RNA sequence: GUAAAGAGCAAAGCCGGAGCAAUCCGGUGACGCAAAGCCACGGGUCCACCGAAGCUUUCAGCCGAGGUGGACAGCCGGGCCGCCGAA
Repeated sequence: GUAAAGAGCAAAGCCGGAGCAAUCCGGUGACGCAAAGCCACGGGUCCACCGAAGCUUUCAGCCGAGGUGGACAGCCGGGCCGCCGAA
């Protein structure tokens, strides 16, 4: 990251599978990507469960501070590693 060349990844959708879910895996497919390679460390978003206080028409329902576990690296920051690179 300004030249060139050769490669690489793969959004949405669809199909199959896993999961309560967020989402993930394989196939197909290319919206895009110079780290769209890897890591949940900070922020953020999302899911599940628990749940203080409060509210109501109180055998119950609503709302929900917060907690625990999980997901996203193609949301931002940070860390690690790496291909090519003219003058």